RNA sequence: GGCGCCUUGGCGCAAUGGUAGCGCGUUGGUUUUCGGUCAUCGCCUGUUCACCAAAGGUUGUGGGUUCGAGCCCCAUGGGCGUCG
Numbered sequence: 001g002g003c004g005c006c007u008u009g010g011c012g013c014a015a016u017g018g019u020a021g022c023g024c025g026u027u028g029g030u031u032u033u034c035g036g037u038c039a040u041c042g043c044c045u046g047u048u049c050a051c052c053a054a055a056g057g058u059u060g061u062g063g064g065u066u067c068g069a070g071c072c073c074c075a076u077g078g079g080c081g082u083c084g
Base pairs, nucleotide, nucleotide: 001083002082003081004080005079006078007077010024011023012022013021018067026054027053028052029051030050034046035045036044060076061075062074063073064072
């Protein structure tokens, strides 16, 4: 340099041109387990389980097509693979 694939919340990934979602994580709430504190209860607090909710996105970048683009088109950045 040629070709192919990838690029979407903190991480990993979905999404038929028609409201951008899921899991993990984060935060809050409720509950469970085992502790700390206490003479006991209660309050407070740590840990663990489950559930609920919330926050978090210029869909790599810049344009174009379209009533409407994560998706189609053009240019371009980055990563991986392959060929030379």
The RNA shown here (transfer RNA) has 84 nucleotides and comes from Amniculicola lignicola CBS 123094.
The coordinates come from a structure-prediction model, not an experiment, and the mean pLDDT is 81.
RNAcentral holds the sequence, with entries from ENA and Rfam.
Rfam family: tRNA.